This is a predicted structure of a 73-nucleotide RNA (transfer RNA) from Pirellulaceae bacterium SH337. Rfam family: tRNA. The RNAcentral record of the sequence draws on ENA and MGnify.
């Protein structure tokens, strides 16, 4: 150079004929304990890699890039 997969919260993954973006574990506050840790209630966090297009509407579909793995050469 070619292909093929993959990117969403701190991390690790979910979200399908295109229709409110969640879960676990981190964090944070409470209960509860001499104190901590468990457990248990609650909370806060997302420009779903960028940038364009379709569409009423895109994490989802085309398109261009840009990091990451594999493959071929």
């Nucleotide at each position: 150079a070619g292909g093929a997969g993959c990117g969403u919260a701190g991390c690790u993954c979910a979200a399908u004929u295109g229709g409110c973006a969640g879960a676990g574990c981190a964090c944070c506050g409470g209960u509860u304990u001499c104190c901590a840790a468990a457990a248990c209630c609650g909370g806060g966090g997302g420009u779903u890699g960028c940038g364009a297009g379709u569409u009423c509407g895109a994490u989802u579909c085309c398109c261009g890039c840009c990091g990451c793995u594999c493959c071929u050469g």